[in-house]
Context: one part of a larger RNA
RNA sequence: UGGCGGGGGAGCACUACAAGGGGUGCGGCGUGCGGUUUAAUCCAAAUCAACGCGGAGAAUCUCACCAGGGGCGACGGCAGGAUGAAAGUCAGGCUAAAGACUUUACUUGACGAGCCGAGAGGUAGUGCAUGGCCGCCGUCAGCUCGUGCCGUAAGGUGUCCUGUUAAGUCAGGUAACGAGCGAGACCUGCGCGCACAAUUGCUAACGAGUCGUAAGAUGAUCGAGCACAUUGUGCGAACUGCCCGUGAAAAUGGGAGGAAGGUGCAGGCAACGGUAGGUCUGUAUGCUCCGAAUCCUCUGGGCUACACGCGCGCAACAAUGGUAUGAACCAUGGGAUGCAACUCCGAAAGGAGAAGCCAAACCUCGAAAUCAUAUCCAAGUCCAGAUUGAGGGCUGUAACUCGCCCUCAUGACGAUGGAAUCCCUAGUAAUCGGGUGUCAACAUCGCCCGGUGAAUAUGUCCCUGCUCCUUGCACA
Numbered sequence: 001u002g003g004c005g006g007g008g009g010a011g012c013a014c015u016a017c018a019a020g021g022g023g024u025g026c027g028g029c030g031u032g033c034g035g036u037u038u039a040a041u042c043c044a045a046a047u048c049a050a051c052g053c054g055g056a057g058a059a060u061c062u063c064a065c066c067a068g069g070g071g072c073g074a075c076g077g078c079a080g081g082a083u084g085a086a087a088g089u090c091a092g093g094c095u096a097a098a099g100a101c102u103u104u105a106c107u108u109g110a111c112g113a114g115c116c117g118a119g120a121g122g123u124a125g126u127g128c129a130u131g132g133c134c135g136c137c138g139u140c141a142g143c144u145c146g147u148g149c150c151g152u153a154a155g156g157u158g159u160c161c162u163g164u165u166a167a168g169u170c171a172g173g174u175a176a177c178g179a180g181c182g183a184g185a186c187c188u189g190c191g192c193g194c195a196c197a198a199u200u201g202c203u204a205a206c207g208a209g210u211c212g213u214a215a216g217a218u219g220a221u222c223g224a225g226c227a228c229a230u231u232g233u234g235c236g237a238a239c240u241g242c243c244c245g246u247g248a249a250a251a252u253g254g255g256a257g258g259a260a261g262g263u264g265c266a267g268g269c270a271a272c273g274g275u276a277g278g279u280c281u282g283u284a285u286g287c288u289c290c291g292a293a294u295c296c297u298c299u300g301g302g303c304u305a306c307a308c309g310c311g312c313g314c315a316a317c318a319a320u321g322g323u324a325u326g327a328a329c330c331a332u333g334g335g336a337u338g339c340a341a342c343u344c345c346g347a348a349a350g351g352a353g354a355a356g357c358c359a360a361a362c363c364u365c366g367a368a369a370u371c372a373u374a375u376c377c378a379a380g381u382c383c384a385g386a387u388u389g390a391g392g393g394c395u396g397u398a399a400c401u402c403g404c405c406c407u408c409a410u411g412a413c414g415a416u417g418g419a420a421u422c423c424c425u426a427g428u429a430a431u432c433g434g435g436u437g438u439c440a441a442c443a444u445c446g447c448c449c450g451g452u453g454a455a456u457a458u459g460u461c462c463c464u465g466c467u468c469c470u471u472g473c474a475c476a
Base pairs, nucleotide, nucleotide: 001476002475003473004472005471007470008469009468010467011466012465013464016460017459020424021423022422023421024420028314029313030312031311032310033309034308035306036305043054065301066300067299068298069297070296071295075117076116077115078114080111086108087107088106089105091103092102093101121290122289124288125287126286130284132279133278134277135275136274137273142181143180144179145178146177147176148157149156150155160173161172162171163170186268187267188266189265190264192236193235194234195233196232197231198230201226202225203224206223207222208221209218210217211216239261242255243254244253245252246251317417321376322375323374324373325372326371327370333364334363335362338357339356342353343352344351345350383414388409389408390407391406392405393404394403430452431451432450433449434448435447436446437445
C1' cells in the first nucleotide's frame, strides 16, 4: 500500500429486509440439464454470473455423432509407364443403389497416388498461447495525473473533516492548488405548445352528388379546405426560476403557477481495473495433430431413448367460473419465391378460382379480456384437459422412427401444494389478447405492441450484499 475480521462508525439496494401483491415448490404437459441406456444418443455452458443458455425454430439438409458406401494429393523427388498409364462401353457377379469393386471382350491413347516430402481441407486439440466480442463486480462512484509540500524510501497529501447529494454532486474548512477519465451534461423515444407542410391522412364551415316518403345518412362520391385529428420537419418550454420555513452556504421540507417539478418518465452511452469468467463450434489467429483420413460427399439412423433427480415455463384444480347467443373498443409490425379481400365447395382444418397491393392507398384484421341475456348449482361436475382409438387436411422429394392442424370418440392426474424459494414500488405488478424473429412446415420461446388495471412502503440495516472512513492482523 492492499486484502481479510462471527472489529467499530457512516451511507445504500425489491438480483436486501420490512409493509404488501402475484407466483414456484404438489400433480399433468412443454422445454433445457444431470444420470442411465445406446452403434450413436455430437459438442459447449456448472453458485449468484450453467440449465426455453449457444439452439433467431434437429424429419433430409443443418451435423459436428453412429452403421455402411464412394471421392479428393497444387508442386517436387524416387521408382512405374507406347512390351500400353488413365478413362470409357455392352453383359455377368457383388450391393440399399451404383463400372465403387470384380471377370471377359472392345474403343480412345499419356500420364499416373506405389513410396518419400509438401499441400488443400479439418465444427480436430489448446479460451491456461491470443485478437475481437460478451457476462459479472457495476441499478457501483470510483480511478488517476501535473506542480507543490511531507517522508531516507516504499509511499503519503490532494481524494481528508463537517454538512449535503442518486453521484469524488456541491458548499464550508484545510499544504495544498489545479486538471483528466468516470458521474452529470450529451444522444434517442414519450409527455405540452407554436410555426411550416398536405397525399395515400382528415372533414368543422361552404357548394354539389348518391340513398331515403321524411327525419336524416354518407369524406365508402366530388369540388374545396387543412379548422380538427394524424404524420413529418424545426423551434420553444423546467432553471430550485418564484414564495414560505430551516440553514453559514450547499441544500432540504412545503407551496404556487404549469402539460410536465426538482435526474419529468423510459432507454443508449458507461472509468482504472479484476474475474487465467465465457467463446478456437460466428469469424480471425499462434502452436500441436489428422492428411487418404480427424478432409469432401451419399444412404439410413441418432441428437426426440427413459427405473430416476433438478431448473424454467404452459394449462389447471373452477362460480371473481364454464358454456351458448348477441353487442363494443386497440396499438405495433409484416407482405412479391409474398399478403391475399371476395365468390363457391366443405361440419371444420382446408380446397377451387381470384380483385387489389412494391403499401398512411390493398391485404394480414371480426382483437381478447369486457358488456348484455340465458343456462350450469358445488359435483371430480356442462370444472379440468393428459392419454388413446378412428377419420380427414396442410407443408415438403419424403411425416415409420420424428411435424402441425381439424372432427368424432376416449376423459387420466388434479380439491391451492412440506421445508424452502423467486419477481415486483405505477400505467408498475397481475391479467387479456395482437404482432414479429427464426421459418417450406412447426412457438407453451425470444423481442415488441397495445387493452383492463391494483395493494403496500415514503422506513431500516435485523438477514443477504455493496461503497467510504477507521482499527487489529501468525496474510501478500